This is a predicted structure of a 106-nucleotide RNA (THF (Tetrahydrofolate) riboswitch aptamer). Of the family's consensus pairs, 91% are formed in the model.
RNA sequence: AGCGAAGUAGGGUACGCGCGUUAAGUGCCGUCGGAUGGGGAGUUGCCGGCGGACGAAAGUAUUUGUUAACGUUUUUUUGCUGCGACACGUACCCGCACCCGUUGCC
Repeated sequence: AGCGAAGUAGGGUACGCGCGUUAAGUGCCGUCGGAUGGGGAGUUGCCGGCGGACGAAAGUAUUUGUUAACGUUUUUUUGCUGCGACACGUACCCGCACCCGUUGCC
């Protein structure tokens, strides 16, 4: 010199466990700030603050109160099945695009 490899922020899927379903969260827009392979630089990616617009899927059983009793309506409790671009954990997969570095082979 040549040909390969590793690791960041973070992303996807599955599972687990919670939260919400009385709407928080997520997503969208604007703005400000921050962190991002070992070093440098850095954003179209990521995180946070503030502001704004928008906005959802419930069903069933049970329990309690009301009743003389039953039913309807309604209050309360819990479970189950769903639902949510929901949180967290684990596994697997993906993952610096610039300059340099590390590492394997020759």